[in-house]
RNA sequence: CGUAGGUAAUGUACCUUCGGGUGGAGAAUAACAUCUCGAAAGGGGUGCUAAUACUUCAUAAGACCACGAGUCCCUCGGGGCUUGAGGUCAAAGGUGGCCUCUCAGUGAAGCUGCCGCCGGAAGAUCAGCCUGCGGCCCAUUAGCUAGUUGGUAAGGUAACGGCUUACCAAGGCAACGAUGGGUAGCUGGUCUGAGAGGAUGAUCAGCCACACUGGAACUGGAACACGGUCCAGACUCCCACGGGAGGCAGCAGUGGGGAAUAUUGCGCAAUGGGGGAAACCCUGACGCAGCGACGCCGCGUGAGUGAAGAAGGCCUUCGGGUUGUAAAGCUCUGUCGGGAGGGACGAAAGAGCAAUCGGUUAAUACCCGGUUACUUUGACCUACCUCCGAAGGAAGCACCGGCUAACUCCGUGCCAGCAGCCGCGGUAAUACGGAGGGUGCGAGCGUUGUUCGGAAUCAUUGGGCGUAAAGCGCGUGUAGGCGGUUUUGCAUGUCGGGUGUGAAAUCCCUUGGCUCAACCAAGGAAUUGCAUUCGAAACUGCAAGACUUGAGUGCGGGAGAGGGUAGUGGAACUCCUAGUGUAGAGGUGAAAUUCGUAGAUAUUAGGAGGAACACCUGUGGCGAAGGCGGCUACCUGGACCGACACUGACGCUGAGACGCGAAAGCGUGGGGAGCAAACAGGAUUAGAUACCCUGGUAGUCCACGCCGUAAACGAUGGGUACUAGGUGUUGGGGGUGUUGACCCCCCCAGUGCCGACGCUAACGCAUUAAGUACCCCGCCUGGGAAGUACGGCCGCAAGGUUAAAACUCAAAGGAGUUGACGGGGGCCCGCACAAGCGGUGGAGCAUGUGGUUCAAUUCGACACAACGCGAAGAACCUUACCCAGUCUUGACAUCCCUCGCUAAACGUAGAAAUACGUCGUUCUCUUCGGAGACGAGGAGACAGGUGCUGCAUGGCUGUCGUCAGCUCGUGUCGUGAGAUGUUGGGUUAAGUCCCGCAACGAGCGCAACCCCUGUUCAUAGUUGCCAACAUUUCAGGUGGGCACUCUAUGGAGACUGCCGGAGGAAAAGCCGGAGGAAGGUGGGGAUGACGUCAAGUCCUCAUGGCCUUUAUGAUUGGGGCUACACACGUGCUACAAUGGCCGGUACAAAGGGUUGCGAAGCCGCGAGGUGAAGCUAAUCCCAAAAAGCCGGUCUCAGUUCAGAUUGAAGUCUGCAACUCGACUUCAUGAAGCCGGAAUCGCUAGUAAUCGCAGAUCAGCAUGCUGUGGUGAAUACGUUCCCGGGCCUUGUACACACCGCCCGUCACACCAUGGGAGUUGGGUGGACCAGAAGCCGGCGAUGAGCCGCCUAAGGUCUGAUCAGCGACUGGGGUGAAGUCGCAACAAGGUA
Repeated sequence: CGUAGGUAAUGUACCUUCGGGUGGAGAAUAACAUCUCGAAAGGGGUGCUAAUACUUCAUAAGACCACGAGUCCCUCGGGGCUUGAGGUCAAAGGUGGCCUCUCAGUGAAGCUGCCGCCGGAAGAUCAGCCUGCGGCCCAUUAGCUAGUUGGUAAGGUAACGGCUUACCAAGGCAACGAUGGGUAGCUGGUCUGAGAGGAUGAUCAGCCACACUGGAACUGGAACACGGUCCAGACUCCCACGGGAGGCAGCAGUGGGGAAUAUUGCGCAAUGGGGGAAACCCUGACGCAGCGACGCCGCGUGAGUGAAGAAGGCCUUCGGGUUGUAAAGCUCUGUCGGGAGGGACGAAAGAGCAAUCGGUUAAUACCCGGUUACUUUGACCUACCUCCGAAGGAAGCACCGGCUAACUCCGUGCCAGCAGCCGCGGUAAUACGGAGGGUGCGAGCGUUGUUCGGAAUCAUUGGGCGUAAAGCGCGUGUAGGCGGUUUUGCAUGUCGGGUGUGAAAUCCCUUGGCUCAACCAAGGAAUUGCAUUCGAAACUGCAAGACUUGAGUGCGGGAGAGGGUAGUGGAACUCCUAGUGUAGAGGUGAAAUUCGUAGAUAUUAGGAGGAACACCUGUGGCGAAGGCGGCUACCUGGACCGACACUGACGCUGAGACGCGAAAGCGUGGGGAGCAAACAGGAUUAGAUACCCUGGUAGUCCACGCCGUAAACGAUGGGUACUAGGUGUUGGGGGUGUUGACCCCCCCAGUGCCGACGCUAACGCAUUAAGUACCCCGCCUGGGAAGUACGGCCGCAAGGUUAAAACUCAAAGGAGUUGACGGGGGCCCGCACAAGCGGUGGAGCAUGUGGUUCAAUUCGACACAACGCGAAGAACCUUACCCAGUCUUGACAUCCCUCGCUAAACGUAGAAAUACGUCGUUCUCUUCGGAGACGAGGAGACAGGUGCUGCAUGGCUGUCGUCAGCUCGUGUCGUGAGAUGUUGGGUUAAGUCCCGCAACGAGCGCAACCCCUGUUCAUAGUUGCCAACAUUUCAGGUGGGCACUCUAUGGAGACUGCCGGAGGAAAAGCCGGAGGAAGGUGGGGAUGACGUCAAGUCCUCAUGGCCUUUAUGAUUGGGGCUACACACGUGCUACAAUGGCCGGUACAAAGGGUUGCGAAGCCGCGAGGUGAAGCUAAUCCCAAAAAGCCGGUCUCAGUUCAGAUUGAAGUCUGCAACUCGACUUCAUGAAGCCGGAAUCGCUAGUAAUCGCAGAUCAGCAUGCUGUGGUGAAUACGUUCCCGGGCCUUGUACACACCGCCCGUCACACCAUGGGAGUUGGGUGGACCAGAAGCCGGCGAUGAGCCGCCUAAGGUCUGAUCAGCGACUGGGGUGAAGUCGCAACAAGGUA
């Protein structure tokens, strides 16, 4: 403060009602006058005067005080009413009218109206006080309190009361939060919300508090008083320095502060208030106006028609689309604004005047009241109506990546910028900026801040705690919470009815009033609350009684590493003594340090010592947990089973509290065998303060005392009840059978595994619950900072416990899934290793690359998968590069116009391109007009670009990998990601096949179908054969033939088809064999799944965008791509005797050839020349095959090896071999004697070796692509290296291990703790001093003095909060810093 009550403990001016009274007397004083002090503010003296001002006397009750009696009520304290006797207390007049006396009044009496005054009673109203309940945060505030709690007495107050004082007692408050600190006006209500709630307390209304700061009282009905007084203080102002004045948190206004909040307006016309008899006065209350889109509401900025879909803008695929019926144009309307004219409501009272009625009165005066008529009152200056006029003056803001409605272009290029969250921007940005278009709202629209919501994200409604944050390490037990069956009573909670209250306004509903609405009004509902009263008695509670099932006690048993104390035993170990014995022992991945010839290790005997108890030993037992293990004795706790008896709810949980509590550690004293932090040494290593080794001290052990923490874990608090089972095991008991061990069945108590329902995010749990319920306790609320700082408590210390914030991030985390990965596991494959053969790496040369150089050395390709690659062939060309000379519609394409008939050839200049000139008169079609081709000139659209982007792309290609995989439909399982199928058992080259199976099927891959090759057949024969014949110059040359070889078409053939074996349930398949040309895909090729690498290519081609346009295009000459200290890759030739050289001699395949291959013959040592036959090719040519074979020679040497290099002379191609071709001959005769570390290929017609051909090409091949000849060795095997496949496991990885990630140090910034101290704030205690003032005392109730209390002030001393602080501690963040590599895989030492 709200709400409900109490006051029997109280007051109340003005107002209303009732009943009384209003008699007499007196003394002053202001104003005023005058004098006077002061600068002023303000006083002072003297003098005069009045009152409804002041004093006093009288009277007086039902008032007040004290004392009685009766009666009623009551909270038992008292109160109301009646009554008796005693005492005390009051007042004031003013004014209107009439009338009488009279001097006819200025006087007096009477009557009367109105307003007053005093006492009392009552009402109404307003207040005071008291009580219940309710109303924020901090426990890192846990104890507070001396007038404190109570009593007695007195004082004080309107009134109860420690309110105050004296005395007495020692109480009072507090975990249901006292005391302290912080914050805050409370409420009706307001905002939000479905509600419960949460937040809030502007405007309006109620209450409170305050009025410059602090204190104080006076007056009064009411104040301790906003526009009163006194004092103190700060501040401002005036001053003649003596002294004074002031208080806008009233309305305006000024300054200041701030993100920010208005006019020094009009009026009392209305409403309301104060005064007054009234008129009227006062009223910055209030009513109005002004300023501000600050909010709410209403209205307008036009309506209809209008397609040539105008122009312009923007976009475009260039066709068009869009802005868009939008505009213009045409036809209308007239709100608002503007001008002109008219014009309300708010006004009714009141007053005046007149009339009339009633009351009062003696009265027709007066007065009061009523009615009627008239008059009078507007600050605001509007609403509303009419006319004029004209579409005329009136639209913006935000947004357009998702959430979230709305998309394109340009610019920019991780810049500039955006951003509520996620996130955009690094050259094609719907996300930045602009534009066009669109969307939303609209006189507003966005932004920022705040609150609630969403958030069930503090969960009462309505959450959780095995692993996400969260069960105290465990027990005993206090308060508290909860509690078995039954009877009776009460009525606390509970339920129902009535009554009172819950102010009005607000919200809601229904009506009504402003043209509507906002707004306003009336009525209703509601106000979930509190109080009171009546009733109910099931449940809860309370009281009394009963019960036995919860709990406990007694009796009888057996089990157990349960605890404590004392004793005792053997094995092992070390040490000591003695013996035997000799050179090592020990230790490791390997070693060394170490021990040992002074005798070790080993071994035997004896002795000493300390610690721990092998086997039994068991997801066995006991204990609350920690924990407990040789044996014996004693003391002792608990649980379990069985049958009866007893007590009678005695129970469960448990904040605080108390106790126990591994290891390590600490204190004191012992003990010390082994082990072993620290430490030392040896290794390992880049280092190694580690892992390993040799030693070794605390400690480990005992006694006593601390510490109080652990992944103290079942990461699962305790109790009770209920909810399928199966199967072990421990203790006890029962039944049945045999009755002897024992077997089977059942019950209770414990301890495990599996599993249904149910639960769970999933994993999993599942009668030992994480299920279903109830009770009690503890705990959680994003990650980091941090279990840290500060403070408290505990501890000897170490430290423990309780426990934050600033700051920072957008995550941290759980469980599961799919992958990838592992110095995880299992199975399997591959020239992967191994077993072999031959190479590379060393030499010379060739070629490519890097680097360097250069005018240029064009460009691309970079692990495998760049580097004899693009390039199947750079002297010019190619050519893209460089230098120089030239061209500009262009070297090339299309379109337009004009002209021409060429072209070619020749000459001149030039390096050429080119320019000029000479010569020259031609092509096709024709309807003869011309058209086309071609050439020249011209204008512009355009051409052109090997310029950039392969990270904008298509296409093509490489690679994993010819690896066996990759998927889909339907079904099923799972919340889901996904799984299943595709896993499993076999088998295979193969996801090949078989079997099984919640899967059943299918697709792309595998295989097969295609080609070559191996056998054979048929067909066909200008090659082949003498196979058979004839002929021959002796060559298939010829006749003849197609049998064979061959050629090229078509068939056959091979399928685990047959047999045997082992295997298994069976099958698939495997092994062996037969037959066969070929045997288990016969050999080879083509064929490359889903995808990966932003792999490669814009320089094959195509293509978006960008750039360039007398140049980055085109052309010409020359140069360069061919450089050369060097490094690497790929090759060739060699190093020699399995060889070189010379001579002779034999056998291919596959290819190519008409601007071509080019024979024979001749010439040349040769390259080659000449020559010309043949061939458009199974016919001719290239064409000689080489290795081989035969014979000869060389004899181990830098050689008769090897051929580089160089000189000379030539040949060929070509316009041209200088830079810069190939080849030939002669001469020269380098390195090199088999190659370090390392590394490559190959499993059979293969490697190795030997030639031949072709493409490109004028010429140029050690390269490439083919082709045939000769023709091996080896494979035990899968441990290891590399790559791959499947299953499984772990994961903190998902850019996927080239991953992730930790800490120190260095630097920068930020916040923070400590800190010698220092500054300030609020506050406690003690003391000093003490204004005004109340009160008290003295005085005379005076003036004044004294005293008590006390504000500000001062001194001393505490605790507390905050700021600053040299230095210092850790923390957080930051770009590619440094050092290591701790964690994640067995993370390389779990």